[in-house]
RNA sequence: UUAGCAGGCCACCUUAUCGCUUAAUGCUAACAAGUUUAGUGUUCAGAGGAAAGUCCGGACACCAUAGUGCAGUAUAGCGGGUAACGCCCGUCCGUCGAGAGACGAGGACAAGUGCAACAGAAAGCAAGUACAGUUCGGCUGUAGUGAAAUCAGGUAAACUCUAUACGGUGAAACGUCAUGUAAAUCGGUGUUUGAGGGUUGCACGCCCGAGCCGAAGGGUAGGCGGUUGGAAUCUUUGGGCAACCUUAGAUCUAGAUAAAUGAUAAGGGCCCGUUUUUACGGGAACAGAAUCCGGCUUAUGGCCUGCUUUUUAU
Numbered sequence: 001u002u003a004g005c006a007g008g009c010c011a012c013c014u015u016a017u018c019g020c021u022u023a024a025u026g027c028u029a030a031c032a033a034g035u036u037u038a039g040u041g042u043u044c045a046g047a048g049g050a051a052a053g054u055c056c057g058g059a060c061a062c063c064a065u066a067g068u069g070c071a072g073u074a075u076a077g078c079g080g081g082u083a084a085c086g087c088c089c090g091u092c093c094g095u096c097g098a099g100a101g102a103c104g105a106g107g108a109c110a111a112g113u114g115c116a117a118c119a120g121a122a123a124g125c126a127a128g129u130a131c132a133g134u135u136c137g138g139c140u141g142u143a144g145u146g147a148a149a150u151c152a153g154g155u156a157a158a159c160u161c162u163a164u165a166c167g168g169u170g171a172a173a174c175g176u177c178a179u180g181u182a183a184a185u186c187g188g189u190g191u192u193u194g195a196g197g198g199u200u201g202c203a204c205g206c207c208c209g210a211g212c213c214g215a216a217g218g219g220u221a222g223g224c225g226g227u228u229g230g231a232a233u234c235u236u237u238g239g240g241c242a243a244c245c246u247u248a249g250a251u252c253u254a255g256a257u258a259a260a261u262g263a264u265a266a267g268g269g270c271c272c273g274u275u276u277u278u279a280c281g282g283g284a285a286c287a288g289a290a291u292c293c294g295g296c297u298u299a300u301g302g303c304c305u306g307c308u309u310u311u312u313a314u
Base pairs, nucleotide, nucleotide: 003308004307005306006305007304008303009302010301012268013267014266015265016264017263018262020046021045023043024042025041026040027039028038029037030036031034048286052297053296055295056294057293058292059291060170061169062168063167067204068203069202070201072166073165074164075163076162077091078090079089080088081087092106093104094103095102096101107161108160112159113158114155115154129143130142131141132140133139174225175224176223177222185215186214187213188212189211196208197207198206199205232251233250234249235248238245239244270283271282272281273280274279
């Protein structure tokens, strides 16, 4: 250097001007006199490694603090980690690779059912080859096919069985304040002999219960909380092969609601091309929070480290 394998890091920076969103704070005005409304300044902060797919697992909220049965789903060597997992780590075995390494739905076919290329008469209750024996019953032996022939042969990413786990919904959860109308009209039905509603796919059980259904018509179309201080981030002590656990210290780090996080200019860094240098020209991906976390998967630009070999050159 070529071809590969594994892992890690970064995701342009600074300043100025203009603009947007949150928070704090000042000034001016208004009247409803309030941490009000409107306008206008200052200061602080302002997307990601995947914010994405919404595929797993949890927190949180409500439905009986989550109940019983059936159905259903997921997982599957052994050990460990974790709030939890279908995730992660270690290890054994198997398969693939020349190797660094990669991948594995890796329990049970000695319960039952099913399935099986070629060969073979026959791969399982139906048919029945050849020879010999015979109690004349495919009853016995041998031959022949095959991995297997009175099956304790194979197959479970075949039904199934075993073990373990799983109740449902999902921030449009849920709580709360406010605005407004018709508390009217017509019809049906019901009030403990229970209409109707809530509750997991079904059944039960449980809970609420005086209204409910239809017709025509009238009204509203908002705010606040939940909501960002957390299984948090950075540094550090000790333990562990590792995942990870642990000690101490420091820090506060988006919160929009039709939805802010942008634009321009200058300088610098990185990459590419031309060039002896100076210099000049060009380029910078995938993508954008919406209750919050832990994973997985997918998209994507660049840099670095370690390792492999029947590669190439010196």